[in-house]
A computed fold for a 75-nucleotide RNA from a Desulfobacterales bacterium, annotated as c-di-GMP-I riboswitch aptamer. The coordinates come from a structure-prediction model, not an experiment, and the mean pLDDT is 86. It was read from a public genome assembly, where an Rfam model found it.
RNA sequence: AUCAGAAAAAGCCAAAGCCGCCGUGAGGUGGUGACGGAAAGCCACGGGUCUUACGAAGACAGCCGGGUUGCCUAA
Numbered sequence: 001a002u003c004a005g006a007a008a009a010a011g012c013c014a015a016a017g018c019c020g021c022c023g024u025g026a027g028g029u030g031g032u033g034a035c036g037g038a039a040a041g042c043c044a045c046g047g048g049u050c051u052u053a054c055g056a057a058g059a060c061a062g063c064c065g066g067g068u069u070g071c072c073u074a075a
Base pairs, nucleotide, nucleotide: 004073005072012037013036017032018031019030020029021028022027035062041068042067043066045065046064047063048060049059050058051057
């Protein structure tokens, strides 16, 4: 460095539910909460799902693939 994720440490993120706010909506966001996560960091590029006021419109990165950055550490 590559491939990988055994054992462990330091930290990290935070599903559902509930509350506030935003949005027609999918959903977003803050709080609470932890089901989980080794990229559950970031990017709608391909597929997919979903929404719609149907438009040269949107949402989902915690659905799969891809791109990109990154912590720790055996074999």